[in-house]
Context: one part of a larger RNA
């Protein structure tokens, strides 16, 4: 050290955990929202209706009368699905396969360039139109899906107008937008349209650095350069067609391995030499290979469109998938977790707001994986008890160790409060101030919002719940005894073992570390 194995395991803070097969996937969630752009308006629920049905009563028993209950239609209220529209879906989130390259890093360029949302200034917002989706009605198909008629809206689509400080220009001129909703009321609020400037964010170039290999020495033909065009947002053999023969190269071309780069990270005194896990930055990749649409922005991880290869469904006609998001599941592997909670925070999308959505995030679980901290009690206790072991049989040693005595009360358990993460938003009271305002800004009342952690303080109980690994021949801190007898076996180097082994195995006893200790790989 993103490790692993093997013995052994108390508690907690903080980090980390798919490095091998960019193999392959079963299931749920990861991108939505906005009714203050629209057009239809289902369940329901009120009112109007009143078809049926028909209590009491009366009754010549045939009926009468007609309370209640309430169907169809109608109107309000309230909005669910689905459509059409507009933002966003390019962000965030994952991986490291390709890539020796303006790819990245550093220093600079763009009079050769784009830029939605945002921020400032000017100007504007006029008058018309035709559509389609949903919806109805008629089919097709197993399905995924479609198809043909009819009819309807909009911030969707188009025409006219209007025209500059904007485009074009032979300088005469000629071209070029818009959309409304809210609300009682809109130049003033939320929007649209057209100009100029900021910002933010991309892109394009250039100096300089960047890994082995010459047992790879020559390479090149859109190749080097120019004119003309086309393309682009823009330079540019980027494309093309003429014309020229040029361009690189021993200061390593061309070729063939290897590898994503930095920030940094491990190691050293330093230079360096190793590496690029987790986290910022930046490239590139999305089952494989190709394409382009769309848009401000992809040639687009959960869009499309064609080939493939692999899977499933089929009524054999035809479809449908792409976990290198989070979990998760199968293979391989020495080896790497939950199919967990919450939008309470920070952030993001859409929205006037509420507020949706958010596997991003934040939190919880899992693993001695790693760093730290804290435990496993404290004093006192010798006739030095008992057992172990060893003895020269006198005794020594384990050992104040244990028992005993007195005490504490951390962690873990256990009762009961409890702080903070919570600012704000948004309602509502009172006030200012912004020329009026439905808009914004400041102050103040009061309500409101915690998934999760549980600091800290308390209450009860008891020494009770918690020590283990490796090693002792030298390097290297720590030795005796028995057992085996070049066996069995040990070892990092040296080397031990063939009958007295401090080196094999036990057992006693020491030494080193400590909830860890040893081995095994790598690295300086």
């Nucleotide at each position: 050290u993103g490790a692993a194995c093997g013995u052994u395991g108390g508690c907690g803070g903080c980090g980390u955990g798919g490095a091998c097969u960019a193999g392959g996937c079963a299931u749920g969630c990861a991108a939505g929202u906005c009714g203050a752009g629209c057009g239809c308006g289902a369940u329901a629920u009120c009112g109007u209706g009143g078809a049926a049905u028909g209590a009491a009563a009366c009754u010549u028993c045939g009926g009468u009368c007609g309370a209640g209950u309430g169907a169809a239609g109608c109107g309000a209220u309230g909005g669910a699905a689905a459509g059409c529209g507009g933002c966003g879906a390019a962000c965030g989130g994952g991986a490291g396969a390709g890539c020796a390259a303006c790819g990245c890093g550093u220093a600079g360029a763009g009079u050769a360039c784009c830029u939605g949302c945002c921020c400032u200034c000017a100007a504007g917002u006029c008058c018309g139109g035709g559509a389609u989706a949903g919806c109805u009605g008629c089919g097709g198909g197993a399905a995924a899906c479609u198809g043909c008629a009819g009819g309807u809206a909009a911030u969707a689509c188009c025409g006219g107008a209007u025209a500059a400080u904007a485009u074009c220009u032979c300088c005469g001129g000629a071209u070029c937008a818009a959309a409304g909703g809210u609300g009682u009321g809109a130049u003033u609020c939320c929007g649209c349209u057209u100009g100029a400037g900021g910002a933010u964010g991309g892109c394009u170039c250039u100096g300089c650095g960047u890994c082995c290999u010459a047992u790879u020495a020559g390479c090149u033909u859109g190749u080097u350069g120019g004119u003309g065009g086309g393309g682009u947002a823009a330079u540019g053999g980027c494309c093309u067609a003429c014309c020229a023969a040029g361009g690189c190269u021993a200061c390593g071309a061309u070729g063939g391995g290897u590898a994503c780069c930095g920030g940094g990270u491990g190691u050293g005194a330093g230079a360096g030499c190793a590496u690029g896990a987790c986290c910022c930055g930046g490239c590139u990749c999305a089952c494989u290979g190709g394409g382009a649409c769309u848009g401000a922005g992809a040639c687009a991880c959960u869009g499309c469109c064609c080939a493939g290869a692999c899977a499933c469904c089929u009524a054999c006609g035809g479809g449908u998938g792409g976990c290198u998001g989070c979990a998760g599941u199968c293979g391989a592997g020495a080896a790497u977790c939950u199919u967990c909670g919450g939008c309470a925070a920070u952030g993001g999308a859409c929205g006037a707001a509420a507020g949706u959505c958010u596997g991003a995030c934040c939190g919880a679980g899992c693993g001695a994986c790693g760093c730290c901290g804290c435990g496993u009690g404290u004093a006192c206790g010798a006739u030095g008890a008992a057992g172990g072991c060893c003895u020269u049989c006198g005794g020594g040693u384990u050992g104040u160790a244990a028992a005993g005595u007195a005490c504490u009360g951390u962690c873990a358990g256990u009762u009961g409060g409890g702080a903070g993460g919570a600012a704000a938003u948004a309602u509502u009271u009172g006030g200012g101030g912004g020329u009026u305002a439905u808009c914004c800004c400041c102050c103040u009342u009061a309500u409101u919002u915690g998934a999760c952690c549980c600091a800290u303080c308390u209450u009860c109980a008891g020494a009770g719940g918690a020590g283990g690994u490796g090693c002792g021949g030298g390097c290297u801190a720590a030795g005796u005894u028995c057992g085996u007898g070049c066996c069995a076996g040990c070892a990092g180097c040296c080397g031990c073992g063939g009958u007295a082994a401090u080196a094999c195995g036990a057992a006693c006893c020491g030494c080193a570390c400590g909830a860890a200790c040893g081995u095994u790989a790598u690295u300086c």
Molecule: small-subunit ribosomal RNA, 5' domain
Organism: metagenome